[in-house]
RNA sequence: GCCCCUAUCGUCUAGCGGUUAGGACAUCGCCCUCUCACGGCGGAAACAGGAGUUCAAUUCUCCUUAGGGGCA
Numbered sequence: 001g002c003c004c005c006u007a008u009c010g011u012c013u014a015g016c017g018g019u020u021a022g023g024a025c026a027u028c029g030c031c032c033u034c035u036c037a038c039g040g041c042g043g044a045a046a047c048a049g050g051a052g053u054u055c056a057a058u059u060c061u062c063c064u065u066a067g068g069g070g071c072a
Stems, first nucleotide, its partner, number of pairs: 001071007010025004018055001027043005048064005
């Protein structure tokens, strides 16, 4: 330098153009308990950035950024 893959709550991950963006762990509150732990209920929390296509984009296309791999 060229090519390929990946990027979603704090972490791990689901989501084949119309989902209220879901789950697990973690975290916070309440209940339970003499207390802690366990357990139950509830809350907060995310689509890497920009442009395009479309009535509608986390999803498709292009560029950039970051990480990984292959060839030189």
This is a predicted structure of a 72-nucleotide RNA (transfer RNA) from a Patescibacteria group bacterium. The RNAcentral record of the sequence draws on ENA. The organism belongs to Bacteria candidate phyla, within Bacteria.